[in-house]
RNA sequence: CUUAGAAAAAGGCAAACUAUCCGAAAGGAUAGGACGCAAAGCUUCUGGCCUAAACUCUUCUCAAAGAGCAUGGUAGCAGGGUUUCCUAA
Numbered sequence: 001c002u003u004a005g006a007a008a009a010a011g012g013c014a015a016a017c018u019a020u021c022c023g024a025a026a027g028g029a030u031a032g033g034a035c036g037c038a039a040a041g042c043u044u045c046u047g048g049c050c051u052a053a054a055c056u057c058u059u060c061u062c063a064a065a066g067a068g069c070a071u072g073g074u075a076g077c078a079g080g081g082u083u084u085c086c087u088a089a
Base pairs, nucleotide, nucleotide: 002089003088004087005086012037013036017032018031019030020029021028022027035076041082042081043080045079046078047077048074049073050072055068056067057066058065059064
C1' cells in the first nucleotide's frame, strides 16, 4: 500500500420508542434508550425514495379543494469521492 473480517482486544456509533425544542411537512437537534453497524465517519456528485411551504395551473369562488414542482430532506437506500481503529493475509 492492497485485499479480507473467522477469532480476539481496546474502544466507537445508535434503530424503534419516550420527553423537550426547531420545521408547513418530510425530517432534524438534545437527553434517555439499544434494533443493529467495520466505516451506521464525512460529503447530495449520480440514481432511488420521502415531503410539498412558497410558486404555477385547474375547479371553484373568496374560503377551500385537487394536480404539478425541491429550492426541503434521507449518508441507517445504493453507487461515487474522501478520511480512518484493530486483526489476518
Notes:
Predicted 3D model of an 89-nucleotide RNA (c-di-GMP-I riboswitch aptamer).